Description
This is a predicted structure of a 78-nucleotide RNA (c-di-GMP-I riboswitch aptamer) from a Desulfobacteraceae bacterium. The prediction has a mean pLDDT of 83. The sequence was found by an Rfam model in a public genome assembly. Of the family's consensus pairs, 94% are formed in the model. The organism belongs to Desulfobacteraceae, within Bacteria.

Formats: sequence, C1' cells, structure tokens
RNA sequence: UUUCGACAAAGCCAAACCCAUUGUGAGGUGGGGACGGAAAGCCACGGGUCUUCAACAAAAGACAGCCGGGUUGCCUUG
Repeated sequence: UUUCGACAAAGCCAAACCCAUUGUGAGGUGGGGACGGAAAGCCACGGGUCUUCAACAAAAGACAGCCGGGUUGCCUUG
C1' cells in the first nucleotide's frame, strides 16, 4: 500500500415506535429508543419503489437502512 473481517477488544452508526418541528405529499430535521449494520459514511449515475400532477404518457420530487455503481475512511488480530 492492497485485500479479507473473526469465537476477540475498544469504539461507531441507528430500524420500528413515541414527542416536537417542517413539507400538498412521499419524506426531512432534533430528542428519546434499538431492529439491525462492517462502511447502515457520502454521491440520485443506472435500475427499482413511493409521492405530487395526470386520460395514456411525460414531468417534478423522495428513498443511499432496496439493488448495482462511484468515492473517502476507522479498529484490533491475521
């Protein structure tokens, strides 16, 4: 430097749900809380799902904890 990730250690993140707030909405943010995670850090590039509008279609948004991809990292042992 690259790769792997335990029968280990110290840490990290935080689902559902509840409260507050924000948005037409999907959802977002903060606090509580842990289902889980080895990038459950970040990116909407591709697919997918959802919302708004809508006759079909198309468009505008949301989801990174749906999958793929890109990118930057931490810890101990090997």